[in-house]
Order: sequence, then structure tokens, then C1' cells
RNA sequence: CAGAAUCUCUGGAGAGCGUUUGCUGUGCACAAGUGCAGCAAUCCACCGAAGGGGCAAGCCAGCUUGGACGCGUCGUAGAAUUUGCGACAAACUCCGAGGGGUGAAUCUCUCAGGUCAAUUGGACAGAGGGGCAA
Repeated sequence: CAGAAUCUCUGGAGAGCGUUUGCUGUGCACAAGUGCAGCAAUCCACCGAAGGGGCAAGCCAGCUUGGACGCGUCGUAGAAUUUGCGACAAACUCCGAGGGGUGAAUCUCUCAGGUCAAUUGGACAGAGGGGCAA
């Protein structure tokens, strides 16, 4: 110099008026029972924007494998040097294929969370404030 996080205000989606059981409250009935509301659990269905998991290209290293190059070695032609032909071929490097590590999300999974309403939750965005690290 730049400017993060916590914090404040504002905005902020999606998905069941589900089943069953119990408890509490309350109304009707007042014999049995039954309606509504709330809470807890159960079963089925569903949502994705708390959190969490997974992955592409690329990059990194140099593991496996195929190939190229290749110090040099052997054979052979030639009187011989240079040289030609053939075979083998270290290290390094390069190319292809496969694998390893790293690698994002509003993608994806649906573990968690959530599915009337709400002073619920909510990624993210704007504003304020703040002033960290490289």
C1' cells in the first nucleotide's frame, strides 16, 4: 500500500395441510368416545443454500509398460585408414498407453439438516465497521 475474519443492518430459495402411537391442553359429549392445537417418537415421500463427502481439465513427481535415440561391443566386405552392411546395446533424453499425488463449484451425494406458519434456519449478495496475513 492493499485489505481478510468475527460483528451489525437489509435482502434471501426449495420440499408433506402426510401415516401411526403416546403425552399435555381444550371444546363437544358426559356411557363409550370424538374434534382441534402443541410436543415427542415412528413409517413413507420429498428438498438442498448450515455443515460434511465425491469428482474434470490442468499441474507435480517419475512407478509399470511399448517405442525412438544411443557411449560402446561383436561379425562381415575391402590391402588398409576413413567407410559400408548386420546383430547386441549402458546412461540420459523424448513420444504413446496405464497407474500415483494434488485438484472447484450454485455440479453431484443426501450422512447431517430441513419440508403449514414463524422473532426458525439459510449458501450467497449489498451496505457499515474492522483492520489480519502473504